[in-house]
Context: one part of a larger RNA
RNA sequence: CUGGGCGUAAAGGGCGUGUAGGCGGAUGAGUCAGCCCGUGGUGAAAGCCCCAGGCUUAACCUGGGAGGUGCUGCGGGAACUGUUCAUCUAGAGAGAGUCAGAGGCAGGUGGAAUUCCAGGUGUAGAGGUGAAAUUCGUAGAUAUCUGGAGGAACACCGGCGGCGAAGGCGGCCUGCUGGGACUUCUCUGACGCUGAGGCGCGAAAGCGUGGGGAGCAAACAGGAUUAGAUACCCUGGUAGUCCACGCCGUAAACGAUGGGUGCUAGAUGUUGGGGCUUUAAGCUUCAGUGUCGCAGCUAACGCAUUAAGCACCCCGCCUGGGGAGUACGGUCGCAAGAUUAAAACUC
Numbered sequence: 001c002u003g004g005g006c007g008u009a010a011a012g013g014g015c016g017u018g019u020a021g022g023c024g025g026a027u028g029a030g031u032c033a034g035c036c037c038g039u040g041g042u043g044a045a046a047g048c049c050c051c052a053g054g055c056u057u058a059a060c061c062u063g064g065g066a067g068g069u070g071c072u073g074c075g076g077g078a079a080c081u082g083u084u085c086a087u088c089u090a091g092a093g094a095g096a097g098u099c100a101g102a103g104g105c106a107g108g109u110g111g112a113a114u115u116c117c118a119g120g121u122g123u124a125g126a127g128g129u130g131a132a133a134u135u136c137g138u139a140g141a142u143a144u145c146u147g148g149a150g151g152a153a154c155a156c157c158g159g160c161g162g163c164g165a166a167g168g169c170g171g172c173c174u175g176c177u178g179g180g181a182c183u184u185c186u187c188u189g190a191c192g193c194u195g196a197g198g199c200g201c202g203a204a205a206g207c208g209u210g211g212g213g214a215g216c217a218a219a220c221a222g223g224a225u226u227a228g229a230u231a232c233c234c235u236g237g238u239a240g241u242c243c244a245c246g247c248c249g250u251a252a253a254c255g256a257u258g259g260g261u262g263c264u265a266g267a268u269g270u271u272g273g274g275g276c277u278u279u280a281a282g283c284u285u286c287a288g289u290g291u292c293g294c295a296g297c298u299a300a301c302g303c304a305u306u307a308a309g310c311a312c313c314c315c316g317c318c319u320g321g322g323g324a325g326u327a328c329g330g331u332c333g334c335a336a337g338a339u340u341a342a343a344a345c346u347c
Stems, first nucleotide, its partner, number of pairs: 003319004007301002012315001014201004021194003025088007033081002035077008049065006091191001092188003095184005103177007110154001115149007125136002162169002206247006215241002220236004258314006266292011296303002320347003329340004
């Protein structure tokens, strides 16, 4: 001396659930597997190290000694880990009582707006742009009024507000259903944490079958712009966007920050509970969500009780740039492709 790291330099798995495994609260007693002490055996020879000797010396050789991670028998120790038994309640869970919420699924329903259709009024323009044109309109448009059809999305409330593991979730009503917070301190008695594989969920786009199609709109067509304009702007417009069922399995799936537990100044806003109270911009206590800020950390930026601080446990991942998240092979997929994942060569 016996790695260092992962917010932005390479590096946190998109998220959950959970198998194996790893790790695991308090007290007492037992045991002695790990652990510690003593002792016996073994640990071949050569080599290394020490001493002595032989070749003129050295290298080399010969003899002796020491040493030897470790393995094992026996005897002993009992703090810690393990294990067994008993007990406990601070972890975890359950019960009881309250509570908030765009959490999920299904069914129903409402108004505004766009478009279209029919009818009325009405007449020459409308639309669009930087300016235009394509486009629509005397077969009556635009505007306006009445009625109707249909699809999609839910203004205000709305909030660094809420809920969810993440993706994500927003009109209203009903049904079914998941999770959470607080209070009580009634019960169980470590039942816990993490989690390789596995399984499930997973925006958008895309795919399959069948519906639907108002608006928007890849592709495409046309008009402009321009040196050109396979664009930006305009007029149209099909997939798609919507629904059902089945695939896909990716993302700047981001807090670019894995999960759990404990500890470490405060200030201020806000959401949901509880307690006290002099009822106020009050005090206090949990759980969440923001901003600022000390110690500490950091290459700096910054983080700072929602840590990127101080520690422990478990998982994932990184190891110079390019080649390359590619080739080959495997697995998955209808396909698109996804996933696992190199090397030559080169700087």